[in-house]
């Protein structure tokens, strides 16, 4: 240098290929309540995310370009 894979709540992770609202969905973490003499278990309930940038489109996580960062390969 060239090829390809990968990035979403604090953490893992669906959803993307095949574009559709409102309101991005689980699972442990947290906070709040409720049960409990108390803790833990158990229930209810709240926060909490889509790498940057731009395109296309009536509408983008989702498709298209370029970039950052992370892996693998070839050279």
């Nucleotide at each position: 240098g060239c090829u390809c894979c990968c990035a979403u709540c604090g953490u893992c992770u669906a959803g993307c290929c095949c574009g559709g609202c409102c309101a991005a969905g689980g699972a442990c973490a947290u906070g709040g309540g409720g049960c409990u003499u108390u803790c833990a278990a158990c229930c209810c309930u709240a926060a909490a995310a889509c790498c940057u940038g731009g395109g296309u489109u009536c509408a983008a996580a989702u498709c298209c370009c370029a970039g950052u960062g992370g892996g693998a390969g070839c050279a």